[in-house]
Molecule: RNase P RNA; transfer RNA
Organism: soil metagenome
């Protein structure tokens, strides 16, 4: 550093919840058996399931985005065997970043499609830019015996140097030039195209050509590709009991269902407030499991002295919390 | 249980298509007044709930976590 596992043990006694059996004086009693976690947590994703058009078309919105494979789920095609698409997990790999290494991390399509941003500083922040500097020309204070030198000013050239910045428009060297500059050349880095080799592939590597450089941000808008209807078990279904209505508004010119919007579908009642009643049973619902409520306590011994924390429709993933201990491998 | 919303100065809130955060009240100082209030002028006061990431740069974008509030039988 990586992976895996445990997370008090044993015994006695007393309890709690579910199920089964036996018994009873119908109040109950006895026996057997099962009874929290690696995260049951947060509710961050996905799915099952249920209802709403058997959830349909579109806009908006959202999610995902390297390659190969495994597995699970779902959809499409097919009479079928099966094939394909998508999403999640996992494994392996490529590329990039970090580390001395083992190894770890990656929201990893597109910045030569467009829009936009880069505060402050700085002359200039993206087909940029002349502040200092360097160089040339004009003029010429002034100096010099003269040739000539030449301050300040004006015009122009220049991105090599200084300085600012997170970032200044490839790097090094040479040629070239008034001074410079991919202006030219060599090497290197990077980009695009073609070809070869290795690999299923992402990609790696080599050669040739090109223009000499096309920068950063998409966890900015956006573009490309694929997928996604909404609401959540307090969904929803069946049964029983009880009560008292009132006011306002909308509606067959279409309310409500229906969601952010339109189309479409369905369809005759619907909504708000006040008041009254009920707050029960069964299913959904489970190899713990309901009422939201059970899953524990005491004592004795031992040790390394016991952490984070407790189901509530179910399943998978993610994230977060966790005293201490064990095993394996690597640096 | 399921779903939704909000954390910014002492309090109530702006700012959230990224560039060093503001208003009102409160507090302090001064002026005014005999004195107080009111008024006027000025000042103080901020880990933007915590941690991490993207970016040159985060209150703002993304992830995670904590706290508070609301709705549904």
């Nucleotide at each position: 550093c990586a992976g895996g596992c445990c997370g008090g043990g044993u015994g006695a006694c007393c309890g709690c919840g579910g199920g089964g059996c036996c018994u009873c004086u119908c109040g109950g009693g006895g026996c057997c058996u099962c009874g929290a976690g690696g995260a049951a947590a947060g509710u961050c994703c996905g799915g099952a399931c249920a209802c709403c058009a058997c959830a349909g078309g579109g806009c908006a919105g959202g999610a995902c985005g390297c390659u190969g494979g495994u597995u699970c789920g779902u959809c499409u095609c097919g009479u079928g065997a099966g094939a394909g698409g998508c999403g999640g997990u996992c494994c392996a790999g490529g590329c990039g970043g970090c580390g001395a290494a083992a190894g770890c991390c990656g929201a990893c399509g597109g910045a030569a499609a467009g829009u936009g941003g880069a505060a402050c500083a700085g002359a200039a922040a993206g087909g940029a830019g002349a502040c200092c500097g360097c160089c040339g020309g004009c003029c010429g204070a002034g100096g010099g015996c003269a040739a000539c030198c030449g301050a300040a000013g004006c015009c122009g050239g220049u991105a090599a140097g200084g300085g600012u910045g997170a970032a200044a428009c490839g790097g090094u060297g040479g040629g070239g030039u008034a001074a410079g500059a991919g202006c030219c050349c060599a090497c290197c880095a990077g980009c695009g195209g073609c070809c070869g080799u290795g690999g299923c592939g992402a990609c790696a590597u080599g050669g040739c050509c090109g223009g000499c450089u096309u920068g950063c941000c998409a966890a900015a808008c956006c573009c490309c590709g694929u997928c996604c209807g909404g609401u959540g078990c307090a969904a929803g279904g069946c049964g029983a009991a009880g009560c008292a209505g009132g006011u306002c508004c909308c509606g067959u010119u279409g309310a409500c269902g229906u969601g952010g919007c339109c189309c479409g579908c369905c369809g005759a009642g619907g909504g708000a407030c006040c008041g009254g009643g009920u707050a029960c049973g069964c299913c959904g619902c489970a190899g713990a499991g309901a009422g939201a409520g059970a899953u524990g306590g005491u004592c004795a011994c031992c040790c390394a002295c016991g952490a984070c924390a407790g189901a509530a429709u179910c399943c998978g993933g993610c994230u977060u919390a966790c005293a201490g201990g064990c095993c394996u491998g690597c640096u | 249980g399921c779903c939704g919303g909000a954390g910014u100065a002492g309090c109530u809130c702006a700012g959230c298509u990224g560039g060093u955060a503001g208003a009102g009240c409160a507090g302090c100082u001064g002026a005014u007044u005999u004195g107080u209030a009111a008024u006027c002028a000025g000042c103080u006061g901020g880990u933007c709930g915590g941690g991490g990431g993207u970016u040159c740069g985060a209150u703002u974008c993304c992830c995670u976590u904590c706290u508070c509030c609301g709705g549904c039988u």